[in-house]
RNA sequence: UUACCGAAAAGGCAAAGCUGUCGAAAGGCAGUGACGCAAAGCUAAAGGGCCUGUUCUGGGCGAACGGAUGCUGUUCGUUCGGUGUGGCAGCCAGCUGCCGAA
Numbered sequence: 001u002u003a004c005c006g007a008a009a010a011g012g013c014a015a016a017g018c019u020g021u022c023g024a025a026a027g028g029c030a031g032u033g034a035c036g037c038a039a040a041g042c043u044a045a046a047g048g049g050c051c052u053g054u055u056c057u058g059g060g061c062g063a064a065c066g067g068a069u070g071c072u073g074u075u076c077g078u079u080c081g082g083u084g085u086g087g088c089a090g091c092c093a094g095c096u097g098c099c100g101a102a
Stems, first nucleotide, its partner, number of pairs: 005100002012037002017032006035090001041095003047092002049088003056082012
């Protein structure tokens, strides 16, 4: 000096909950708070994973209307799925990095 590692010291970050605010939601931001963290710093335009579904889309049920006589179409409501160009870095990952005992 580098890598692994994590004693000490200095300093740092801040989960849940609560309040306010933005958002359809997931979630973000600010305050409070203190579960934890040696990367809990940065990256969601490049990998995996997870969350949500405004939008788009498939099915079921119901109603209205039209054609028409037992079916079909359109619209609306409701319900179950699919869908990311929306989110999550405190899930893994990538990049960068403070201190220095054993």

Overview:
A computed fold for a 102-nucleotide RNA, annotated as c-di-GMP-I riboswitch aptamer. It matches the Rfam family "c-di-GMP-I riboswitch aptamer". From the family's description: GEMM was predicted in a large-scale screen for bacterial structured RNA regulatory elements. The model forms 95% of the base pairs in the Rfam consensus. The sequence was found by an Rfam model in a public genome assembly.